[in-house]
Context: one part of a larger RNA
RNA sequence: CUGGGUGUAAAGGGCGUGUAGGCGGGGUUUUAAGCGGCAAGUUAAAUGCACGGGCUCAACCCGUGUUCGCUUGCCGAACUGGAGCUCUUGAGUGCCGGAGAGGAAAGCGGAAUUCCCAGUGUAGCGGUGAAAUGCGUAGAUAUUGGGAGGAACACCAGUGGCGAAGGCGGCUUUCUGGACGGUAACUGACGCUGAGGCGCGAAAGCGUGGGGAGCAAACAGGAUUAGAUACCCUGGUAGUCCACGCUGUAAGCGAUGAAUACUAGGUGUGGGAGGUAUCGACUCCUUCCGUGCCGCAGUUAACACAAUAAGUAUUCCACCUGGGGAGUACGGCCGCAAGGUUGAAACUC
Numbered sequence: 001c002u003g004g005g006u007g008u009a010a011a012g013g014g015c016g017u018g019u020a021g022g023c024g025g026g027g028u029u030u031u032a033a034g035c036g037g038c039a040a041g042u043u044a045a046a047u048g049c050a051c052g053g054g055c056u057c058a059a060c061c062c063g064u065g066u067u068c069g070c071u072u073g074c075c076g077a078a079c080u081g082g083a084g085c086u087c088u089u090g091a092g093u094g095c096c097g098g099a100g101a102g103g104a105a106a107g108c109g110g111a112a113u114u115c116c117c118a119g120u121g122u123a124g125c126g127g128u129g130a131a132a133u134g135c136g137u138a139g140a141u142a143u144u145g146g147g148a149g150g151a152a153c154a155c156c157a158g159u160g161g162c163g164a165a166g167g168c169g170g171c172u173u174u175c176u177g178g179a180c181g182g183u184a185a186c187u188g189a190c191g192c193u194g195a196g197g198c199g200c201g202a203a204a205g206c207g208u209g210g211g212g213a214g215c216a217a218a219c220a221g222g223a224u225u226a227g228a229u230a231c232c233c234u235g236g237u238a239g240u241c242c243a244c245g246c247u248g249u250a251a252g253c254g255a256u257g258a259a260u261a262c263u264a265g266g267u268g269u270g271g272g273a274g275g276u277a278u279c280g281a282c283u284c285c286u287u288c289c290g291u292g293c294c295g296c297a298g299u300u301a302a303c304a305c306a307a308u309a310a311g312u313a314u315u316c317c318a319c320c321u322g323g324g325g326a327g328u329a330c331g332g333c334c335g336c337a338a339g340g341u342u343g344a345a346a347c348u349c
Base pairs, nucleotide, nucleotide: 003321004320005319006318007303008302012317014200015199016198017197021193022192023191025087026086027085028084029083030082031081033080034079035076036075037074038073039072040071041070042069048066049065050064051063052062053061054060090190091187092186093185094183095182096181097180102176103175104174105173106172107171108170109153114148115147116146117145118144119143120142124135125134161168162167205246206245207244208243209242210241214240215239219235220234221233222232257316258315259314260313261312262311265294266293267292268291269290270289271288272287273286274285275284298305299304322349323348324347331342332341333340334339
């Protein structure tokens, strides 16, 4: 390189947007670049390949033929490509609707924990397997009233919803993105994928400045234990929260890349639409989009997947090629650092 693969054996990029590139709907006219045919020229010899021959064979040597490539001329039905015209099913726009923890900012609310002040009240509280450290006669725990402050939003809540992924959950307002249904007015292939690039990206961590109730790495003490740098308990600082900036990683998982088309059914659920029926709400039928479970064919090493495919096909990207060494070293790029990304070899089994 070819081939074969990527749910769990090695292997899908964390996710999007999009450049180059690759691939691309129906009709018609044209061209003849690809593609096919014929002819001519060229491709030094050797080499390669096939056949035949010579050294006893082979290597080697000799002969004949030839592959492949390029150029020119002529011809060519379809297909691909180029050019022109056209179409509406793909894609997009418009109009009418309803759904949603989608995003950003501001404001507001109640429950609870903690703390402070005051009242009542007295000897315990707390904690555990059992204890102790700890708190408490300087009046704790409990309870009532008042206040402060921070963080999170019980019930509703649901294999419910929204988002590209990360993720998103009290209420209200403002700004704002997307999807879906109906309609069929408009554009007329404007599409798919996407190396690089750019952007987003949980938690932890970092910088500057705030904030700090609860929780809690580190740390301290008490237990446990042979020991106990742990599990349990009492405390407790970073951090967790906010603003701005950085980091760019995860079992970033459906361990399953994106897009399109097709291929038995059954049963739930979320959002629409149409119809039947009815006084009406239901019910029933049809249909589009989303989300679950079961299951046939088919696939699979098996497990399982099975219209949300791991089935049948096409296009494009990414990735894999025995284990260890090693996601290490070196170098490059990025970062304040922590480190990230790209990513070997010797050696060894």
Predicted 3D model of a 349-nucleotide part of an RNA (small-subunit ribosomal RNA, central domain) from an uncultured Clostridiaceae bacterium. The prediction has a mean pLDDT of 85.